[in-house]
RNA sequence: UUUUUUAGUAGAGGUGCAUUUUUCAUAAGUACUUAUUUUGAUGCAGUAAGGUGCAUAUGAUAAAUAAGAAAAGGGGACAAUGCCGAAGUUAGAAUUAUUCCUUACAAUAUUCUUUCUGGUUUUUAUGGAUAAUAUCUGUAUGAACUGUCAUCAUUUUUGGUGGAGCGCUACUAUAAUG
Repeated sequence: UUUUUUAGUAGAGGUGCAUUUUUCAUAAGUACUUAUUUUGAUGCAGUAAGGUGCAUAUGAUAAAUAAGAAAAGGGGACAAUGCCGAAGUUAGAAUUAUUCCUUACAAUAUUCUUUCUGGUUUUUAUGGAUAAUAUCUGUAUGAACUGUCAUCAUUUUUGGUGGAGCGCUACUAUAAUG
């Protein structure tokens, strides 16, 4: 000094990712409360069974009318913060937590393992969540833009093809090698 191995540090992609406060609309004139009329024995505590408790003929429940009247989650905008498997997602587990008790199930949250995706936008079909035709997300199917590496061509600036983030670039150290 060349190439390669291992490890560390720092970076890049851009309508980049996520979280939080504030605010706006939606949710919705819905839930719910009160009053009146009718009905006339059940109703409530996630679902089912059993149990327990509460309300109830001083009217449960259901319906109609009138008056009053929300919120959460999801979404848009600004700002701030943390970051570049950022993050999202498939499947499974926890004798986890939430629910009046037991059993079974379901949903939500958290943690671990695991599948897939370089990133953004978007068409179509379909599944899930949701009040929702908004939005998010899975699968399949295309299209466009963009970054990166390899490879081919080349007018040396661009184009074609292909791959994936356990990647790529730079630096430092380490081991081996010409």
The RNA shown here (Lysine riboswitch aptamer) has 178 nucleotides and comes from Tyzzerella sp. An114.
Model confidence (mean pLDDT): 79 of 100.
The sequence is in RNAcentral, with records from Rfam.